[in-house]
RNA sequence: GGCGAGGUAGCUCAGUUGGUUAGAGCAAGGGAAUCAUAAUCCCUGGGUCGAGGGUUCGAGUCCCCCUCUCGCUACCA
Numbered sequence: 001g002g003c004g005a006g007g008u009a010g011c012u013c014a015g016u017u018g019g020u021u022a023g024a025g026c027a028a029g030g031g032a033a034u035c036a037u038a039a040u041c042c043c044u045g046g047g048u049c050g051a052g053g054g055u056u057c058g059a060g061u062c063c064c065c066c067u068c069u070c071g072c073u074a075c076c077a
Stems, first nucleotide, its partner, number of pairs: 001073007010026004019057001028044005050066001052064003
């Protein structure tokens, strides 16, 4: 350099044919319970979906470009 997969909450991930409010688990904070702690139960906050642009009535999802991560692969010597 070429090809492929991927970037969504602090972490690991889901997200259907583009369509009603962007979600789960863990973690964090608060509460219940306990003599107290852990475990357990309840509640809450946290996202401009990697950046930019385009298509569309409508984009996490489709298109273009850039960027980052991972994997595979290649010339010469």
A computed fold for a 77-nucleotide RNA from a Rickettsiales bacterium, annotated as transfer RNA. Its mean pLDDT, the model's own confidence on a scale to 100, is 81. Rfam family: tRNA. Its family is annotated with triplet codon-amino acid adaptor activity in the Gene Ontology. The family's RNA type in Rfam is transfer RNA. The same sequence occurs in records of 2 taxa. NCBI's taxonomy places the organism under Bacteria, Pseudomonadati, Pseudomonadota, Alphaproteobacteria, Rickettsiales.